[in-house]
Predicted 3D model of a 97-nucleotide RNA (Bacterial small signal recognition particle RNA) from Actinomycetales bacterium mxb001. The model forms 93% of the base pairs in the Rfam consensus. It was read from a public genome assembly, where an Rfam model found it. Rfam family: Bacterial small signal recognition particle RNA. By type it is a non-coding RNA gene. On this family, see Regalia et al., Nucleic Acids Res 2002: "Prediction of signal recognition particle RNA genes". Taxonomically the source falls in Actinomycetales (Bacteria, Bacillati, Actinomycetota, Actinomycetes).
């Protein structure tokens, strides 16, 4: 000087932890001129049998309005333990040159 040992800064990852948020959870509302399902009546086709289309009534969704943060996903950070790149420092001088 190498190698090592340790310390500091930075900068990634991965797991946990806290915040916030929705694309997630929950409430209401709910298609009001054209969403779906499921269609009573009552229409329509047929000689019957059955078909068809469909109002209402019921279900369910989009959209919205309000609320959480159990899940999920995204997001932050003077965050915790971990690995790794980078740059400084410091000592050791067993080995090696």
């Nucleotide at each position: 000087g190498a190698c090592g040992a340790c310390c500091c800064c930075u900068c990634g990852c991965g797991c946990g932890g806290c915040g916030a948020u929705a694309u997630c959870c929950c409430u209401c509302u709910g298609a009001a001129u054209c969403c779906c399902c499921c269609c009573a009546g009552g229409g329509c086709c047929g000689g019957a049998a059955g078909g068809c289309a469909g109002c209402a009534a019921g279900g369910g969704u989009a959209a919205g309005c309000g609320g959480g943060c159990u899940c999920u996903g995204u997001u932050g950070g003077g965050u915790g333990c971990g690995c790794g790149g980078g740059g400084g420092g410091u000592c050791c001088c067993u080995u090696c040159a």